Small-subunit ribosomal RNA, 3' major domain from an uncultured bacterium, 478 nucleotides, folded computationally. Its mean pLDDT, the model's own confidence on a scale to 100, is 82. Rfam family: Bacterial small subunit ribosomal RNA. The RNAcentral record of the full RNA draws on ENA, Greengenes and SILVA.

Context: one part of a larger RNA
RNA sequence: UGACGGGGACCCGCACAAGCAGCGGAGCAUGUGGUUUAAUUCGAAGCAACGCGAAGAACCUUACCAGGUCUUGACAUCCCGUUGUAAAGCACUUAAUCGUGCUCCUCUCUUCGGAGACAAUGGAGACAGGUGGUGCAUGGUUGUCGUCAGCUCGUGUCGUGAGAUGUUGGGUUAAGUCCCGCAACGAGCGCAACCCUUGUCAUUAGUUGCCAUCAGGUAAAGCUGGGCACUCUAGUGAGACUGCCGUGGACAACACGGAGGAAGGUGGGGAUGACGUCAAAUCAUCAUGCCCCUUAUGAUCUGGGCUACACACGUGCUACAAUGGCCGGUACAGAGGGAAGCGAAGGAGCGAUCUGGAGCGAAUCUCCAAAGCCGGUCCCAGUUCGGAUUGCAGGCUGCAACUCGCCUGCAUGAAGUCGGAGUUGCUAGUAAUCGCGAAUCAGAAUGUCGCGGUGAAUGCGUUCCCGGGUCUUGUACA
Numbered sequence: 001u002g003a004c005g006g007g008g009a010c011c012c013g014c015a016c017a018a019g020c021a022g023c024g025g026a027g028c029a030u031g032u033g034g035u036u037u038a039a040u041u042c043g044a045a046g047c048a049a050c051g052c053g054a055a056g057a058a059c060c061u062u063a064c065c066a067g068g069u070c071u072u073g074a075c076a077u078c079c080c081g082u083u084g085u086a087a088a089g090c091a092c093u094u095a096a097u098c099g100u101g102c103u104c105c106u107c108u109c110u111u112c113g114g115a116g117a118c119a120a121u122g123g124a125g126a127c128a129g130g131u132g133g134u135g136c137a138u139g140g141u142u143g144u145c146g147u148c149a150g151c152u153c154g155u156g157u158c159g160u161g162a163g164a165u166g167u168u169g170g171g172u173u174a175a176g177u178c179c180c181g182c183a184a185c186g187a188g189c190g191c192a193a194c195c196c197u198u199g200u201c202a203u204u205a206g207u208u209g210c211c212a213u214c215a216g217g218u219a220a221a222g223c224u225g226g227g228c229a230c231u232c233u234a235g236u237g238a239g240a241c242u243g244c245c246g247u248g249g250a251c252a253a254c255a256c257g258g259a260g261g262a263a264g265g266u267g268g269g270g271a272u273g274a275c276g277u278c279a280a281a282u283c284a285u286c287a288u289g290c291c292c293c294u295u296a297u298g299a300u301c302u303g304g305g306c307u308a309c310a311c312a313c314g315u316g317c318u319a320c321a322a323u324g325g326c327c328g329g330u331a332c333a334g335a336g337g338g339a340a341g342c343g344a345a346g347g348a349g350c351g352a353u354c355u356g357g358a359g360c361g362a363a364u365c366u367c368c369a370a371a372g373c374c375g376g377u378c379c380c381a382g383u384u385c386g387g388a389u390u391g392c393a394g395g396c397u398g399c400a401a402c403u404c405g406c407c408u409g410c411a412u413g414a415a416g417u418c419g420g421a422g423u424u425g426c427u428a429g430u431a432a433u434c435g436c437g438a439a440u441c442a443g444a445a446u447g448u449c450g451c452g453g454u455g456a457a458u459g460c461g462u463u464c465c466c467g468g469g470u471c472u473u474g475u476a477c478a
Stems, first nucleotide, its partner, number of pairs: 001478002003475003007472007015462002019426005026318008034309002042053002064304007073127001077126002079123007088103005107116003129293002132291003138287002140282003143278001145276001150189006156165003169180003195270004200238007209228003214225003241264001244258005320419001324378007336367003341360002346355003385416001390411007432454007
């Protein structure tokens, strides 16, 4: 100087407390461990691994296994020969690739000898190739402490020196934020602001959006003329600064209350992550040193596996019901997507879906709510709760749904009556609850990322638990 203390002082955080909803019990989904296996590819490991890499394993992916094949190679450059001027089609064979055979096919220049470009094929070797090893050789990227308020430097001063000072102190703040003081005076990286979005207003613009006024028109409808007032869209600006008033304070910084205001003291949300810590993670995104393989640790094909199942754990979904289930009627979003696409009206089917094909590269067309509300029914039951499991019959995608997809109908109708010790999230348009969309994607979400609808309770306070910051003290620690 740090680090540590079941030392002290002060402060903060959904850290506790006060509340609400959960998890831990059940069934299922998913990840992991373990076990099994020819293989169950590999990585991730307290917080910070475990719905994680994976924004989507039937083949492919795929790295794993079994078997069949190739050896200058599936991919790149160079050299030589042959054939041609588009590289394809067909047949045989095979589990498939491989292999065998057949067919087709004439670019540019030209002194007609050939040359050039490109492609296929054969050959020799330089080489290719490796998701093989080492993240403890590395770059790059990322997590975490933590959006915590810290981390440093120059000059000066003090100290033999390591170092100290500044950065400590008195107040204050979300903040090393600001004020005052001070052997310090300044500065940098962080904080804040500048950026995006949301909340109010003005203005510009008015189609594909809108409809107050006027006219036409309909079963109804901005449907038509017309208009841009309003809503909205999307550009520009205004607006919030403790600016004003009062009180407290040191006449400061600031705090509390008030006015005005759409918004008030950082208005809400996002992006933004200092010096560093963990030899943290990643050689399997990529790049890369060294080591290793080179008729194989490379390449290709078929089939299988990654989907196994006594069990254990994590994360979720659905429930256990009446604030509910079922039936009928009826209303209201936002944000997105769409051409090998979204797919309307109409028709068929109980339904999944099929048919149909209008319109739309979309403020034009299309994909678009549910909880809610109004009626009816059930009457507290393992039930008209719950839906696992299983049987049968179908639909869709796709060469192909056996291993191993999703959906529908009929039948079946398991556990489960609110969950031990313990433990998680959340302070407001939040929690809870309800649906919708997108990426990936042929198909395949209870996951992920977004979107809106309905919409709470509690917060006395900081004794305690956890994490963090500042000062101080002790130390057999560095």